Predicted 3D model of a 382-nucleotide part of an RNA (large-subunit ribosomal RNA, domain III) from Rheinheimera texasensis DSM 17496. Rfam family: Bacterial large subunit ribosomal RNA. Rfam links the family to the GO terms ribosome and structural constituent of ribosome. The full RNA is in RNAcentral, with records from SILVA. The prediction has a mean pLDDT of 80. Taxonomically the source falls in Rheinheimera texasensis (Bacteria, Pseudomonadota, Chromatiales, Chromatiaceae).

Context: one part of a larger RNA
RNA sequence: AAGUAACGAUAAGGGGAGUGAAAAACUUCCCCGCCGGAAGACCAAGGGUUCCUAUCCCAUGCUAAUCAGGGUAGGGUAAGUCGGCCCCUAAGGCGAGGGCGAAAGCCGUAGUCGAUGGGAAACGGGUUAAUAUUCCCGUACCGACAGUACUGCGAUGGGGGGACGGAGAAAGCUAGGCAGGCAUGGCGUUGGUAGUCCAUGUGAAAGUACGUAGGCAGGGGGAUUAGGCAAAUCCGGUUCCCUAAUGCUGAGAUACGAGACGAGCCACUAAGGUGGUGAAGUUGCUGAUGCUACGCUUCCAGGAAAAGCCUCUAAGCUUCAGGUACUGUUGACCGUACUCGAAACCGACACAGGUGGUCAGGUAGAGAAUACCAAGGCGCUU
Numbered sequence: 001a002a003g004u005a006a007c008g009a010u011a012a013g014g015g016g017a018g019u020g021a022a023a024a025a026c027u028u029c030c031c032c033g034c035c036g037g038a039a040g041a042c043c044a045a046g047g048g049u050u051c052c053u054a055u056c057c058c059a060u061g062c063u064a065a066u067c068a069g070g071g072u073a074g075g076g077u078a079a080g081u082c083g084g085c086c087c088c089u090a091a092g093g094c095g096a097g098g099g100c101g102a103a104a105g106c107c108g109u110a111g112u113c114g115a116u117g118g119g120a121a122a123c124g125g126g127u128u129a130a131u132a133u134u135c136c137c138g139u140a141c142c143g144a145c146a147g148u149a150c151u152g153c154g155a156u157g158g159g160g161g162g163a164c165g166g167a168g169a170a171a172g173c174u175a176g177g178c179a180g181g182c183a184u185g186g187c188g189u190u191g192g193u194a195g196u197c198c199a200u201g202u203g204a205a206a207g208u209a210c211g212u213a214g215g216c217a218g219g220g221g222g223a224u225u226a227g228g229c230a231a232a233u234c235c236g237g238u239u240c241c242c243u244a245a246u247g248c249u250g251a252g253a254u255a256c257g258a259g260a261c262g263a264g265c266c267a268c269u270a271a272g273g274u275g276g277u278g279a280a281g282u283u284g285c286u287g288a289u290g291c292u293a294c295g296c297u298u299c300c301a302g303g304a305a306a307a308g309c310c311u312c313u314a315a316g317c318u319u320c321a322g323g324u325a326c327u328g329u330u331g332a333c334c335g336u337a338c339u340c341g342a343a344a345c346c347g348a349c350a351c352a353g354g355u356g357g358u359c360a361g362g363u364a365g366a367g368a369a370u371a372c373c374a375a376g377g378c379g380c381u382u
């Protein structure tokens, strides 16, 4: 220079009360404003205690601070079913023997790892200052093992299945929404105000039973068979007979689940809550990008694998093992707080940048555009 520039989005603040040494910024109440395909809610990744409570204000916070993602102390993460671990494989990695190389090593068979994919099973309500599909209540489901009853079993092999692309169209539904009805509360200084008015509520899962709209395959039996590396009653091929239904799949609805929840009211209160009681809980319209659907139609660029699962036999076993039904027992270990379009991640910062997925209310609208709003969250730390 200079007490100058700046104090990091022009979404916006104002008032009362409280606390305190001190209040523009903290707490609480009232009003105003902003977002609302987000500036709301929930996950993955990443971070790692930032979560909750008490207390403190030297530093951190672009100012103050009684406040804090700051300091100190204490507390907090509960699982057979969520995710991992586990079984299975993809790209890819490693790789016994093996090949190559002077060597280091490179390649690679059997194999063994490797999810971003496939594989068993849980929902609703309640509860904490802080966790909950984990605790509690209620109602379920799955696997393994044991016992009992009945019964031809058996794999690392064969077969089926798992099992998959893009686009398009139509249908049946549901979530959700809107309106009426119903219930509870209100009754008004200005036209109405006991009504064609206002406010709030009007909700319910998994599972079990049923097997519908729809989709797919014709179905059953006998004989035979150079195929499926051996075998096969299985799959495939051939052939004969009978038959018009049969089987598989499948949303939704309905019934149980259903004694819960529920606005409000009453009592108590350390004003934070606690306890008790408990109404209505329906009809119509609309309607998805969700479900049926891994469906159907169509196109060419022709759209993973393996295991679990079903079946067939081989060796072998046939008082064993396996299967079905019921009953009983059992289900370890790791993660679980909090943040997540961000002040907690990546950007040296509490940085106008970047960051995968899910949810998707109302009015107007073709619309997830846009505008204004709901729930919810904020007014961006001079």
Stems, first nucleotide, its partner, number of pairs: 013031006032379004040359004046339002050337001051075006060068002080141002082335003086119003092113003098107003122139005142331010152317002157312004165299004171292003176286005181202006187195001207256003214249004218243008227235002261281001264277005300303001345354002361373004